[in-house]
The part of an RNA shown here (large-subunit ribosomal RNA, domain IV) has 318 nucleotides and comes from Ruminococcus difficilis. The full RNA is in RNAcentral, with records from ENA and Rfam. Lineage of the source: Bacteria > Bacillati > Bacillota > Eubacteriales > Ruminococcus.

Context: one part of a larger RNA
RNA sequence: GGGUAGUUAAGGAACUCGGCAAAUUGACUCCGUAACUUCGGGAUAAGGAGUGCUCACCUCCGGGUGAGCCGCAGUGAAUAGGCCCAGGCAACUGUUUAGCAAAAACACAGGUCUCUGCCAAAUCGAAAGAUGACGUAUAGGGGCUGACACCUGCCCGGUGCCGGAAGGUUAAGAGGAGAUGUGAGAGCAUUGAAUUGAAGCCCCGGUAAACGGCGGCCGUAACUAUAACGGUCCUAAGGUAGCGAAAUUCCUUGUCGGGUAAGUUCCGACCCGCACGAAUGGUGUAAUGAUCUGGGCACUGUCUCAACUACCCGCCCG
Repeated sequence: GGGUAGUUAAGGAACUCGGCAAAUUGACUCCGUAACUUCGGGAUAAGGAGUGCUCACCUCCGGGUGAGCCGCAGUGAAUAGGCCCAGGCAACUGUUUAGCAAAAACACAGGUCUCUGCCAAAUCGAAAGAUGACGUAUAGGGGCUGACACCUGCCCGGUGCCGGAAGGUUAAGAGGAGAUGUGAGAGCAUUGAAUUGAAGCCCCGGUAAACGGCGGCCGUAACUAUAACGGUCCUAAGGUAGCGAAAUUCCUUGUCGGGUAAGUUCCGACCCGCACGAAUGGUGUAAUGAUCUGGGCACUGUCUCAACUACCCGCCCG
C1' cells in the first nucleotide's frame, strides 16, 4: 500500500449521476393504525408501551395487580423489516438474454377476428403413417389485444380477404375455312383463319378488434386579441371521446402555480399535439414490483474538520 472486518468527538447527504456503500429497523405481547379500495385489502400501515429478579395479593393456573431491587443489554443457539408521501410503466403470481440487460420486454386470465362439419382445419413426412384426438364448434388451429371499470369514432379510394357471375381478356385441347409442297390420280406431308374453350385478371359488391388512412388556404364580433360564423380548393374520409411539453414537445430550462435560500429533474395546470388518440387499443384504476422518477423522516465515516484504534486474524451458529 492492498483485501476483509470493527470503532469514532462535532456535524448529518454538505458526498455523488444517484444515499452507491454503510448505518438505522428487526423477536414476542399489548395498545393503536390514514388516504384509497375491486370491500379481499391497504396493514407488521404509521406510531407507542412492555419483557429480569424478590415479596404480597388475586387467579379461569395462561397470568394479572402492587411494592421493592439489579443490569450496558430483560426474547433468541443463531438467523430474524428502515419508514412515509407523490408520479410513470406493467393489472397480478410467473418467464427471459446459461457467461455485461430481470425490465416498462415475454407470458398471463379475459376480449375479439378468422379458419375448421371430422378421413376437420393446421402441422410433420416423397409415402405409409402420425400429431391434432381416442377430442367434435362450450371443440381444435391461427392472428391481434392483454385483469377490471368506462369506452373503442370516421374512411372500403389503394392493398388483402370474402362473395358474385352478365360481359371483356385467356392456355392446352376441340375445330377446321383455307394455303403450300408433292403426285397422273387417289392420296400423303406441312401449315392454318373463324368458332369453341377453366381458374385467374379486368369487372360488380362486401369487409378496418383486415394491412392501413383520418387536409389546406382566406375572411369575419362595437378597444385589442381571438373566431362560435362564412367562403373556397382538395379528399376514400378529413382525428370523435379521452389524454396532452407526455417513456411521445424540435423550438424548450415553453408559460403559470407548488416544493427549495437557490429546482434543466419532480408534482399540478395551460394547449401553440415540430410529430397523442381509440384492441399496432384510448383513458382511469385498488393490490402487486430486487421496476423507473421526485420528495420527506430516521440513520449513518458518503462527506467536512480534526484526532485515533485494532487486525492480517479471531469468535459464534448450523